SAM riboswitch aptamer (S box leader) from a Bacteroidota bacterium, 107 nucleotides, folded computationally. Its mean pLDDT, the model's own confidence on a scale to 100, is 79. NCBI's taxonomy places the organism under Bacteria, Pseudomonadati, Bacteroidota.

RNA sequence: CUUCCAUCAAGAACGACCGAGGGACAGGCCCGAAGACGUCGUAGCAACCUGGUUUCCGAUAGGGGACUUACGGUGCUAAAUCCUGCUCAGAAUGAGAUAGAUGGGAA
Numbered sequence: 001c002u003u004c005c006a007u008c009a010a011g012a013a014c015g016a017c018c019g020a021g022g023g024a025c026a027g028g029c030c031c032g033a034a035g036a037c038g039u040c041g042u043a044g045c046a047a048c049c050u051g052g053u054u055u056c057c058g059a060u061a062g063g064g065g066a067c068u069u070a071c072g073g074u075g076c077u078a079a080a081u082c083c084u085g086c087u088c089a090g091a092a093u094g095a096g097a098u099a100g101a102u103g104g105g106a107a
Base pairs, nucleotide, nucleotide: 002106003105004104005103006102007101008100013042014041015040016039017038021031022030023029025085026084027083028082043077044076045075047074048073049072051068052067053066054065055064056063057062081099086096087095088094089093
């Protein structure tokens, strides 16, 4: 980089440094010199993996659910993935998909 699966309306900051854009892309709408974004430090959150308990399905293998562990591996800590983008129904809106992000697996 590619691909498969799962999740994405919850949650979570402060300090230092830097210095102009940033929120993936487009259109909006927001954040930003009262210093955004980014980097570092400490702190926190808890999605997946990891460890454990329990329960359900199953002949077994195995699979599903709930709780817990924050020691560990990633991740995350403005706004619903900030909203919309395509299709269907349609008044509002809802459902699904596309794209994106995160995790686990495969090559």
The model forms 97% of the base pairs in the Rfam consensus.